[in-house]
RNA sequence: CGACGCAAGGGAGAUGGCAUUCUCCCCGAACCGCCGCGAGGCUGAUGAUGCCUGCCCACCG
Numbered sequence: 001c002g003a004c005g006c007a008a009g010g011g012a013g014a015u016g017g018c019a020u021u022c023u024c025c026c027c028g029a030a031c032c033g034c035c036g037c038g039a040g041g042c043u044g045a046u047g048a049u050g051c052c053u054g055c056c057c058a059c060c061g
Stems, first nucleotide, its partner, number of pairs: 009026005016052006033042003
């Protein structure tokens, strides 16, 4: 100096946060939903599980 392995760290998983877990990526990365030629329309606060908050609707007082 190079290769391999191990460990550690960081980031991401279509709208905020917490815990656990899974997957992907190593910074020119991973990731950035669906339908439609277009105009336009639709769903979801999760990748998954359990919660908190926000938002919408209805009912009651």
Annotation:
Fluoride riboswitch aptamer (crcB RNA motif) from a Pseudomonadota bacterium, 61 nucleotides, folded computationally. Model confidence (mean pLDDT): 78 of 100. Its Rfam family is "Fluoride riboswitch aptamer (crcB RNA motif)". Rfam links the family to the GO terms response to fluoride and positive regulation of gene expression. It was read from a public genome assembly, where an Rfam model found it. Of the family's consensus pairs, 100% are formed in the model.